[in-house]
Predicted 3D model of a 104-nucleotide RNA (SAM riboswitch aptamer (S box leader)) from Chryseobacterium paludis. The sequence is in RNAcentral, with records from MGnify. The organism belongs to Chryseobacterium, within Bacteria. The coordinates come from a structure-prediction model, not an experiment, and the mean pLDDT is 76. Of the family's consensus pairs, 97% are formed in the model. It matches the Rfam family "SAM riboswitch aptamer (S box leader)". Gene Ontology term of the family: regulation of gene expression.
RNA sequence: UUAUCAAGAAAGGUUGAGGGAUUAGACCCUAUGAAACCUUAGCAACCCUUUGUGCAAGCGAAGAAGGUGCUACGUUCUACCAAAUAUUUAUUUUGGACAGAUAA
Repeated sequence: UUAUCAAGAAAGGUUGAGGGAUUAGACCCUAUGAAACCUUAGCAACCCUUUGUGCAAGCGAAGAAGGUGCUACGUUCUACCAAAUAUUUAUUUUGGACAGAUAA
């Protein structure tokens, strides 16, 4: 910089108090064991492999050996902007921005 952030997929061991990215508030998980590390298993299909089509860019189908990633809710909500709703300063909804995560 570009793409995606819907869905999907967990057991065991070590250890022992935090965790859900950060700031604030809320909410949630956690000694029936947080986070971290290790082992095994799995999910997905970004890279990748095979293949169809195409001048090409690209689009489609199949796969999972390898490089990553992931396996609570869930990128939890609010915060900034706009629109709608509502109607007196309060609610709700939608879109966007910001921030973040992953891949190339």